[in-house]
c-di-GMP-I riboswitch aptamer from a Betaproteobacteria bacterium, 87 nucleotides, folded computationally. It matches the Rfam family "c-di-GMP-I riboswitch aptamer". Rfam's curators write: GEMM was predicted in a large-scale screen for bacterial structured RNA regulatory elements. The model forms 95% of the base pairs in the Rfam consensus. Its mean pLDDT, the model's own confidence on a scale to 100, is 81. It was read from a public genome assembly, where an Rfam model found it. Taxonomically the source falls in Betaproteobacteria (Bacteria, Pseudomonadati, Pseudomonadota).
RNA sequence: UUCUGUAACGGGCAAACCCAUCGAAAGAUGGCGACGCAAAGUUUCCGGUCUAAGGGGUUUGUGCCCUAGGAUAGCGGGAUUGCUGGA
Numbered sequence: 001u002u003c004u005g006u007a008a009c010g011g012g013c014a015a016a017c018c019c020a021u022c023g024a025a026a027g028a029u030g031g032c033g034a035c036g037c038a039a040a041g042u043u044u045c046c047g048g049u050c051u052a053a054g055g056g057g058u059u060u061g062u063g064c065c066c067u068a069g070g071a072u073a074g075c076g077g078g079a080u081u082g083c084u085g086g087a
Base pairs, nucleotide, nucleotide: 002087003086004085012037013036018031019030020029021028022027035074041080042079043078045077046076047075048072049071050070054067055066056065057064058063
């Protein structure tokens, strides 16, 4: 430097539940807690999924339908950075 994740020394992250806060919601953040993770670091570029406040359509109307600029990087791919073991 390249490949690889099989067997990870030291260590790292933290699902669900519960509590608090924020949010229209999906969900996020913090605490608690470990289901898992070798990029579960970063990034919505591509596809998927979730939500539908606002907007649009429809309706007498409650409603119903469509819509992401919202969310998900712990759904997959891509991009990018990096520790360690092995070759």